[in-house]
THF (Tetrahydrofolate) riboswitch aptamer, 99 nucleotides, folded computationally. Its mean pLDDT, the model's own confidence on a scale to 100, is 76. It matches the Rfam family "THF (Tetrahydrofolate) riboswitch aptamer". On this family, see Huang et al., Proc Natl Acad Sci U S A 2011: "Long-range pseudoknot interactions dictate the regulatory response in the tetrahydrofolate riboswitch". The sequence was found by an Rfam model in a public genome assembly.
RNA sequence: GGCAGAGUAGCGUUUUCCGCGUUAAGUGUUCAUGGACGGGGAGUUGCCAUGGAACGAAACGGUAAAGGCCGUGCGGUGGAAAACGCGCAUCCCGCUGCU
Numbered sequence: 001g002g003c004a005g006a007g008u009a010g011c012g013u014u015u016u017c018c019g020c021g022u023u024a025a026g027u028g029u030u031c032a033u034g035g036a037c038g039g040g041g042a043g044u045u046g047c048c049a050u051g052g053a054a055c056g057a058a059a060c061g062g063u064a065a066a067g068g069c070c071g072u073g074c075g076g077u078g079g080a081a082a083a084c085g086c087g088c089a090u091c092c093c094g095c096u097g098c099u
Stems, first nucleotide, its partner, number of pairs: 001099005010086010020075003029053007039093004059072005
């Protein structure tokens, strides 16, 4: 020098458990700001958080003074665990193996 490979944050699906909303929060869309992103450096059109805006919904039964409580549902609902899948956007350097 050439070839091959490993590893992160994180993301997705399924299952289980515990919650939240159903008095509409959350999810999704969009804008702004901030943050994180293999061992090192850079880093967004991707990711996360916060705030704003527009849009927008599935309730039912029992009990009852009740918007409470119990149950069944519903929500592209939140968290945790497990399994599986994906995975540094990209660039440079490094690491491991072979040559």